């Protein structure tokens, strides 16, 4: 000292939250010990029961008791009578001031008891309790008669006091105050006990009088200090005073009579809520804030409330007396009591001890004193409640035991921790021994000292005697034996510590953010770890971080925030430069600051806590001195502010008149059918003449052009013109005033529009309402009508995004360019050129700022003085008040709820937002699909099953390049259990295979035959059973737990980094800008230079040559030929298939920046990437696949594995996607001809003959192939027939017979033949492909395959049309702009209802 939390990420703001410390705490787990401390915070509630205030015989009488013969000594009890009881003790209800803290006064006061000094105690009286008798009442408690003492009481006397009103003297800021002399009035007193005596008396001691004084204590007066609230603003009649009286200890409206009308308040009265205050305690760096428990001071109560009495003191906590609630007694008449005193008890309540010991110590009454009394007080007990300290063991000790957790099964972690060795004795237990706290009072001895004639006494001393609750405590020794002694919290992040297991948005956690929905370091437990430790969490409360109320130390453009403007009283600040006090300041000294407690130094308890000793300061008051600053007062200046004279501009202002140009209305003329209106119509006006047009009138608003980020005004606002009246401003001149100035709470006034009110006016235009119309609707947007209102006068309203969202006034800080109103100087003057003052604007430096931007008109640097703000919401709302004729308006909160609302910037997506571009995207065309019949795939139905995945694009002829059985993963039967398949173990066998036979719907099952290899003979390979168990197996879940493939955007042009700049940052630049291009593909500029991945090009195919090679391939020429390139023989061509050429905007011409690069054009086979293919950044999209493989985790294991038959994936009202075949004549059949590419072939392709009408069959030659074969291409030319029709088109579906594969064609192949011959005449809405060798169209071949294609992947033939051109649709890309989205417009959010 900060951290966490808003955002996809940034930076601010701005609240919420945490880590600290404390506590009279309580709660949960746990608990060894010893000190020192603290303990009813709540009911100031009620209180059983004991105890907390007595003493004194040496005042004073009286009775009893005990010793004593007796006198009389001793003690006890009520009694008068002294003190004392007003202090200790408790509590904090009341109390905002009669408390309190700190200073002061009192010339306005009291003080018992103590101390000091000085004086006195003379002499009498009458009485009364107790006492006894008699008597009333249940008791408390009396009543009446009679006796009795004093240091109780009551006059004289004598002193001194006091009052009263004059003198004199000193002395005081004044009211007065000392001192002294006289006068009048009034007013004291008491013994008791010892010593001595010459008995006359003396003297001590303790008391008693009056008196001065001190010392305590205490009264009463002022000043200042310390709580909220203004939704509390006026309070006050004994109120203020003032005379005079009373009254009191004492000044005082303290009472009270009589006069006066004051006092008090925004510097907060009066009311109302809450509190006892302080020293201190906490907490903070401080300033502050919070508190006010223990100890210490002052107050205030003592069951509620009210009174006085004693007394030096009280209106009295254990007194009284009234009045009251409440409790007890009662014999019912009538009495008694007050724990906020120590203990307890009950209630309340989360919660606070013992009905303990001692007066041993300190300290308090009373006594002369011994001594009584003392729940004050010292002690003990009880609670871990706080503080402090101790211990629960130390040293060694790896086979790194066992347990236990976790694993990658290798180990690792618990961990030197234990176990074991070796010591120690701290504390606990026993046992001895044992302090200090005790000093004295007294009392004996003993000598000093003063005085005394002496005793007795008195001071101070020295010896000796006696006094302990605690407590045999605390200390010390000793003896035993690690023995008795740890636990609480927490482990996502904040914030130090992880991993397994169950759970599975449950059950739970949470201080804040937040976790949990099947792999949770957040839940519950386990083990490990971390923090603390006899404690350790939660809870509550206060300070702290929180500069988050900002004096110290904070804001207001856009985050909360400048009131709409003004004037202007209190208030606050305030220019130059003099003298004067010296009241603020600044200082030197004195007084105070109680004691504790803090801090510092020290000392005692072993040490710490704890205790003691010394020292140390804000503050206040008083003195003394300094004058620079702020006040103050006098007296001046002139720069600030005003006044003056001369000019200047303006829609400031109020009134009065006046102008014309348009709309509307009326009249009339002229013309006829529409006129109006809209995106498109209708409402609605018009043949009863409208709209157009022409004159002429009537009324009422508003002021085109100029006109302009131009003027004017505080601000709202102000716009034809002229006239009055009027206020501000700017310029110039200076010889007048002399700080007369700023801002300004309350006030007061001034305020757009809408609105009320009373009264006019009313063309236009218009809420409200009507009506067309839009629409799902349309209480709106458009239309066509309209009333208030908009106009004026006069009175309210008093709000606005009244915005520069920027409060007012002043100085001061680079510049640049415009404009408006003034002055100035110059010059060659209709003008230029400096420069000045004020006004209004832009860019911009410095600095400011979170950024945005603001920058001489500051949001800059200062200074003054006002509003104002403090998380979102609730809410500018309720209630209370003023204001209003009403709407309302000013003022203005809270319970409750959220953790985040917000400002500004970046980056994406997005936009029925802009610019540019592309692309079979639209257009232009060419053929389809969507109608029909099939094939085929998907939903959906059904089904024992119709196994399982794909889902807009990018599922749906898809996986599947081929389901009869197999495949198959589904179903229903019947089987099997270490298995159908892999590895170890033991035993048995010699095999397995393979033929044959029984069963069986097959597996499974059983019988017979046949049958191995190597040896070191122990055995061992291999192979089959048997057994047990480790495991096998799983097309069983999760593609949202994954690798790996693959799909889409997209073969789009694009995505990034490195250094450097910029920026507080997210981030930007580069990558954007001018050209260009299929391309981020080039070129130019440019704070960027570079360089990756992509695009190109590098591979492959194809077009053109050239070379090399010619066999199974060709065959130009030469020979032979059965006429077939067949042969011979030649590669020349075609082809094959190596090797190379070739195109590169190279050339030329024109555009263009001379440039990239575009357009033409030569030449070329081929011309601008020549076709075409293979290649698919970064990354979307939890896309797809766990059923192709792998694979983690979970599930099942006589089963979700395995096998075997049989069915099922082929089902069939239907609906979608893909095709295929048609629907004819550009066509259909016949007949007889031409021309290919690219493939395939041994469980295989099959010529060739024979045969069947035909699929086919049979036979065979050849060929593992440029040699044979499949292999006929078709379309297409040619004749020739149909002639526009459900047909010679079309070919479904049927029926019969057949062929082929294949254990097997029933469910369920395919093909052939004859026969039958549906639907269809070109297909609605919509919708698909395609830009050149395509499109269309026609064949052919392959994979799969025993068979099986209208599919898919290849091949070659014949071969068009059309593209102006980029508004629109869709999809993409780059720039830009908005944005309250970011899961990102399939978004975000508002209302209403449930």
């Nucleotide at each position: 000292a900060g951290a966490g939390u808003u955002u996809g990420a940034u930076c601010c703001u701005g609240g919420c939250u945490c880590a600290g410390g404390a506590u009279g705490a309580a709660c949960g787990c746990u608990g060894g010990c010893g000190g020192c401390g603290u303990g009813c915070c709540u009911a100031a509630u009620a209180c059983a029961u004991g105890c907390a205030a007595g003493u004194c015989g040496a005042a004073c009488g009286c009775a009893u008791u005990a010793c004593g013969c007796a006198a009389g000594u001793a003690a006890u009890g009520a009694g008068u009578g002294g003190c004392g009881a007003a202090c200790g003790g408790g509590u904090g209800a009341g109390u905002a001031a009669g408390a309190c803290a700190u200073a002061a006064g009192c010339a306005a006061c009291c003080u018992a008891g103590c101390c000091u000094c000085a004086a006195g105690a003379g002499g009498g009286g009458g009485a009364u309790a107790a006492c006894u008798a008699u008597u009333g009442g249940a008791a408390a408690c009396g009543a009446u008669a009679g006796c009795u003492a004093a240091g109780a009481c009551c006059g004289c006397a004598u002193a001194g006091g006091u009052g009263u009103a004059a003198c004199u003297c000193u002395c005081g800021c004044a009211u007065g105050a000392g001192a002294g002399a006289g006068a009048c009035a009034u007013u004291a007193a008491a013994u008791a006990u010892c010593c001595u005596u010459u008995c006359g008396g003396g003297g001590a001691u303790a008391g008693c009088u009056a008196g001065a004084g001190g010392a305590u204590g205490g009264g009463c007066u002022u000043a200042u200090g310390a709580c909220g609230c203004a939704u509390u603003a006026g309070c006050u009649a004994g109120u203020u005073g003032g005379u005079g009286a009373g009254g009191u200890a004492g000044a005082g409206g303290c009472u009270c009579a009589c006069c006066a009308a004051g006092g008090c308040g925004a510097c907060g009265a009066u009311g109302c809520g809450u509190a006892g205050c302080c020293g201190g305690c906490c907490u903070g760096a401080g300033a502050g804030g919070g508190u006010g428990g223990a100890c210490g001071g002052c107050c205030a109560c003592a069951c509620u409330g009210g009174g006085a009495c004693u007394g030096a003191g009280a209106c009295a906590c254990g007194g009284c007396c009234c009045a009251g609630a409440c409790u007890c007694c009662u014999a019912c008449g009538g009495g008694a009591g007050g724990c906020a005193g120590c203990a307890g008890u009950a209630g309340g309540g989360a919660a606070u001890u013992u009905u303990c010991g001692g007066c041993a110590a300190u300290g308090g009454g009373c006594g002369a004193a011994a001594g009584c009394c003392u729940g004050a007080c010292c002690g003990a007990g009880c609670a871990a409640c706080g503080c402090c300290g101790c211990g629960u063991g130390a040293g060694g000790g790896a086979g790194g035991a066992a347990g236990u957790c976790a694993u990658u099964c290798g180990u690792g972690a618990u961990g030197u921790a234990a176990a074991c060795c070796u010591c120690u004795g701290u504390u606990a237990u026993a046992a001895a021994g044992g302090a200090a706290g005790a000093a004295a009072c007294g009392c004996c001895u003993g000598g000093a000292u003063a005085g005394g004639a002496a005793a007795u006494g008195a001071u101070a001393c020295a010896g000796g005697c006696u006094u302990g609750a605690c407590g045999g405590u605390a200390c010390u020794u000793u003896a035993u034996g690690a023995g008795g002694a740890a636990g609480c919290c927490a482990c996502g992040g904040c914030u130090a510590a992880c991993u397994a297991c169950g759970u599975g948005c449950c059950a739970g956690c949470a201080g804040c953010c937040g976790c949990g929905g099947u792999a949770a370091u957040a839940c519950g437990u386990a083990g490990g770890u971390g923090g603390c430790g006899a404690g350790c969490g939660u809870u509550a409360u206060c300070c702290g971080g929180a500069a988050u109320c900002a004096u110290u130390g904070g804001g207001c453009g856009u985050a909360a925030a400048g009131a709409g403007g003004g004037a202007g009283c209190a208030g606050g600040c305030g220019g130059c430069a003099g003298c004067u006090a010296g009241g603020g300041u600044c200082u030197g000294c004195g007084g105070u600051g109680a004691a504790a407690g803090a801090c510092c130094g020290a000392a005692g308890c072993u040490a710490a806590a704890c205790u003691u000793c010394g020292g140390u300061a804000a503050g206040c008051c008083g003195u003394g001195g300094a004058a620079a600053c702020c006040g103050a007062g006098c007296a001046g200046c002139u720069a600030g502010a005003g006044a003056g004279c001369a000019g200047c501009a303006g829609a400031g202002g109020a009134u009065c008149g006046u102008g014309g140009a348009a709309u509307u209305c009326c009249a009339u003329g002229u013309g006829u059918a529409g006129c109006g209106g809209u995106g498109a119509a209708a409402u609605g006006c018009g043949u009863a003449g409208a709209u157009a047009u022409a004159u002429g009138g009537a009324g009422g608003a508003a002021c085109a052009c100029c006109a302009g980020u131009g003027g004017c005004g505080a601000a709202g606002g102000c716009g034809a013109c002229g006239a009055u009246c009027u206020g501000g401003g700017c310029u110039g001149c200076a010889a007048c005033u002399g700080a007369c100035g700023c801002u300004c709470a309350g006030u007061c006034u001034c305020g757009a529009a809408a609105g009320c009110g009373u009264g006019g006016g009313g063309a236009g235009c218009a809420a409200a309402c009507a009506g067309g119309a839009u629409u799902a609707g349309a209480u709106a947007c458009c239309c066509u009508g309209g009333u208030a209102g908009u106009c004026c006068a006069c009175g309210c309203c008093g709000u606005a995004a009244a915005c520069g969202a920027u409060g007012a006034a002043u100085a001061c800080u680079a510049g640049g360019u415009g404009u408006c109103g003034g002055g100035a100087a110059g010059c060659a003057a209709a003008g230029c050129u400096u420069u000045u003052c004020g006004g209004u604007g832009c860019c911009g430096c410095a600095g400011c700022a979170a950024a945005c931007g603001c920058a001489g008109u500051a949001a800059g640097u200062a200074u003054u003085c006002c509003a104002c703000c403090u998380g979102g919401g609730g809410a500018g709302u309720a209630c209370g008040u003023u204001c209003g004729c009403a709407a309302g308006a000013a003022u203005g909160a809270a319970a409750c709820u959220c953790a985040a609302a917000g400002g500004a910037a970046u980056u994406g997506a997005c936009g029925g937002g802009g610019a540019c571009c592309c692309g079979c995207a639209c257009a232009a065309g060419c053929g389809g699909u969507g109608g029909a019949g099939c094939a085929u795939g998907u939903g959906g139905u059904u089904u024992a099953a119709u196994u399982c995945g794909a889902a807009g694009c990018a599922a749906c002829g898809c996986g599947a390049a081929g389901a009869a059985c197999c495949u198959u993963a589904c179903c229903a039967a019947g089987u099997c259990u270490u298995g159908a398949c892999a590895u170890c173990u033991g035993c048995c066998u010699g095999a397995c295979c393979g033929u044959u036979c029984c069963u069986u719907a097959a597996c499974c099952g059983g019988a017979a035959c046949c049958u191995u290899c190597c040896u070191u003979c122990g055995g061992g390979a291999c192979a089959g059973g048997c057994a047990a168990g480790a495991c096998a197996g799983g097309u069983g879940g999760u593609g949202c737990a994954u690798g790996g493939u693959u799909g889409u955007c997209g073969u789009c042009a694009g995505c990034u980094c490195g250094u450097g700049u910029c920026g507080u940052g997210a981030g930007a630049u580069g990558u954007u800008g001018g050209g260009u291009u299929a391309a981020g593909u080039c070129c130019c500029g440019c704070a960027a230079c570079g360089a990756g991945c992509g695009c190109a090009a590098c591979c492959c195919u194809u077009a053109u040559c050239u070379u090399u090679a010619g066999u199974a391939g060709c065959c130009a020429g030469c020979a032979u030929u059965u006429u077939g390139g067949a042969u011979g023989g030649g590669c020349a061509c075609u082809c094959u298939a190596g090797a190379g050429a070739g195109a590169c905007u190279g050339c030329c011409a024109g555009g263009g920046a001379u440039a990239a690069c575009c357009u033409g054009g030569a030449g070329g086979a081929a011309g601008g990437u020549g076709g075409g293919g293979a290649u698919g950044a970064c990354g979307u999209c939890a896309a797809a696949u766990c059923a192709u493989c792998a694979u983690g985790c979970c599930c099942c294991u006589u089963a979700u594995g395995a096998g075997c038959a049989g069915g099922g994936c082929u089902a069939c009202a239907c609906a979608c996607g893909u095709g295929c075949u048609a629907c004819a004549a550009u066509g259909g059949c016949g007949u007889a001809a031409a021309c290919a590419a690219a493939g395939g072939g041994a469980a295989g392709c099959a010529a060739g003959c024979c045969u069947g009408c035909g699929a086919g069959g049979g036979u065979a030659a050849g060929c593992a192939a440029a040699u044979c074969u499949c292999a006929a291409a078709a379309a297409u030319a040619a004749c020739g027939u149909c002639u526009c029709a459900g047909u010679u088109c079309g070919g479904a579906u049927u029926g019969u017979a057949g062929u082929c594969u294949g254990c097997a064609a029933c469910u369920c192949g395919a093909c052939u033949a004859c026969a039958u011959g549906a639907a269809g005449c070109u297909g609605g809405a919509a919708u698909c492909g395609c830009u050149a060798g395509u499109a269309a169209u026609c064949g052919c071949g392959a994979a799969u395959c025993a068979g099986c294609a209208u599919g898919u992947c290849g091949c070659g033939g014949u071969g068009a049309a059309u593209a102006c051109g980029u508004u629109c649709c869709c999809g993409g890309g780059u720039c830009u702009u908005g944005c309250a989205c970011a899961c990102a417009c399939c978004g975000c959010c508002c209302g209403u209802c449930a």
This is a predicted structure of a 1394-nucleotide RNA (small-subunit ribosomal RNA) from an uncultured bacterium. It matches the Rfam family "Bacterial small subunit ribosomal RNA".